[in-house]
Molecule: SAM riboswitch aptamer (S box leader)
Organism: Neobacillus rhizosphaerae
RNA sequence: CGCUUAUCAAGAGUGGCUGAGGGAAUGGCCCAAUGAAGCCCGGCAACCUGCAAAGCAAGGUGCUAAUUCCAGCAAAAUGAUUUUCAUUUUGGAUGAUAAGGU
Numbered sequence: 001c002g003c004u005u006a007u008c009a010a011g012a013g014u015g016g017c018u019g020a021g022g023g024a025a026u027g028g029c030c031c032a033a034u035g036a037a038g039c040c041c042g043g044c045a046a047c048c049u050g051c052a053a054a055g056c057a058a059g060g061u062g063c064u065a066a067u068u069c070c071a072g073c074a075a076a077a078u079g080a081u082u083u084u085c086a087u088u089u090u091g092g093a094u095g096a097u098a099a100g101g102u
Stems, first nucleotide, its partner, number of pairs: 001101001003100006013041001015040003021031003026071003042064003047060003050056002073091008
């Protein structure tokens, strides 16, 4: 980066420094001075590499509130006060991560 493939319901802190924001955007709904973001340490995981291998967790990433926190778009089912609305399910979209590609 208007590209490809895979995954996204599991897992992971009573730590240190610091000090006001954060959860991508929009709308919700949340988190936060009982300490946000960031950095360090710890931890989780197993995509790539490595190790002969089930596997391990040394290296490269990643992750470490809430399902990708939820929704939007489409279809189906159910219900209602039936040009509509609500709920549920499935698929998609968006986003993220990895490994490739240009």